[in-house]
Molecule: Bacterial RNase P class A
Organism: Dehalogenimonas sp.
RNA sequence: CAAGCAGAGCGGGCAGUCGCCGCGGCGUACGUGCGCCGUGGAGGAAAGUCCGAGCUCCGCCGGACAGGGCGCCGGGUAACACCCGGGAGGGGCGACCCUACGGAAAGUGCAACAGAAACAUACCGCCAGCGGUCCCGGUCGUGCCGGGGUGCGGGCAAGGGUGAAAUGGUGAGGCAAGAGCUCACCGGCGGGCGGGAGACCGUCCGGCCGGGCAAACCCCGCCUGGAGCAAGGCCGAAUAGGGGAACAUGAGGCGUGUGUCCGCGCUGUUCCCGGGUUGGCCGCUAGAGCCUGACGGCAACGCCAGGCCCAGAUAGAUGACUGCCGUUCCGGCUUCGGCCGGGAUACAGAACUCGGCUUACAGCUCUGCUUGGCGC
Numbered sequence: 001c002a003a004g005c006a007g008a009g010c011g012g013g014c015a016g017u018c019g020c021c022g023c024g025g026c027g028u029a030c031g032u033g034c035g036c037c038g039u040g041g042a043g044g045a046a047a048g049u050c051c052g053a054g055c056u057c058c059g060c061c062g063g064a065c066a067g068g069g070c071g072c073c074g075g076g077u078a079a080c081a082c083c084c085g086g087g088a089g090g091g092g093c094g095a096c097c098c099u100a101c102g103g104a105a106a107g108u109g110c111a112a113c114a115g116a117a118a119c120a121u122a123c124c125g126c127c128a129g130c131g132g133u134c135c136c137g138g139u140c141g142u143g144c145c146g147g148g149g150u151g152c153g154g155g156c157a158a159g160g161g162u163g164a165a166a167u168g169g170u171g172a173g174g175c176a177a178g179a180g181c182u183c184a185c186c187g188g189c190g191g192g193c194g195g196g197a198g199a200c201c202g203u204c205c206g207g208c209c210g211g212g213c214a215a216a217c218c219c220c221g222c223c224u225g226g227a228g229c230a231a232g233g234c235c236g237a238a239u240a241g242g243g244g245a246a247c248a249u250g251a252g253g254c255g256u257g258u259g260u261c262c263g264c265g266c267u268g269u270u271c272c273c274g275g276g277u278u279g280g281c282c283g284c285u286a287g288a289g290c291c292u293g294a295c296g297g298c299a300a301c302g303c304c305a306g307g308c309c310c311a312g313a314u315a316g317a318u319g320a321c322u323g324c325c326g327u328u329c330c331g332g333c334u335u336c337g338g339c340c341g342g343g344a345u346a347c348a349g350a351a352c353u354c355g356g357c358u359u360a361c362a363g364c365u366c367u368g369c370u371u372g373g374c375g376c
Stems, first nucleotide, its partner, number of pairs: 001372010012325007020041009043347001047358002050356005055228004067224005072086005087101001088099004102219002107217002109213002123160002125156003129152002132150008168186006187208001189206007232282004242273006252267006289308005295302002326345008
């Protein structure tokens, strides 16, 4: 210098004008409010609402089943499907990255197409035997011998072919041909010994018999009540309606029994009670909080000390405009210091609160490391 890998961080600044929400103070009004001053006012993801919690209400004697979730080991944490460290497997020359990573001889099931077979099978093929017969060759020869083709019942699974995958791999021996049939190495399984807290690793012996899929059902182990701030609680209008008590129960009206008589119900005044709607208040922001430093730990994290207060709207405030500057790209000019003109400046916005994960993101900055080239 080029190409990369990992981690951390920023993600516009200043000024002016006009506004918006909360809090405090003063003034004015007092039914809301209004004015002035001061002060605070979005994010790294506030997002998706996917996990885990706090909190609230409901349910609950205890347990089991169903359902759901998780799944190598150790640790962290309030908890987790998160994080840290490690193991194993896979990828990369490497820095480093990825992994739902328990069980496939408990059972059931699945595997498109191709292929003989995806579980017990043989299409081509290899091998010896037997039978008839055809051809060729040898021989003087109807006979005999050799070779090839064909038929039958066998042996084999090495090679070819199919496939994502064909029942351990490579090499040698062996055999009629073959085959873990035998041997060496590798791999895998079982057992012993050693190391480790453990996952696991190393080594020795035996021995290779029966492939894959469990993000298929399933089995094993562990966890698990339900709903969510529109949770939930409080105050409570007008008006309408409900219940009760007292008084009036006279007249009238309405409804009903087909009509009349008659009966029943409602309709009056005053007082009390409780429920709901509109609205208001609480929940609501001081919290598993943030910053700095020391200590323990490889780390996640823990602990201690000091400091700090950091949005709370409710149709939803945190905005708009202008100017200057910054960053970057393009073009032109250059006295190489820069100047001029034009463009770009993302993703996105709290709504009970935390811890995570995931996703989106213009432009940048810093640190450590790897590989290659060049120079000293």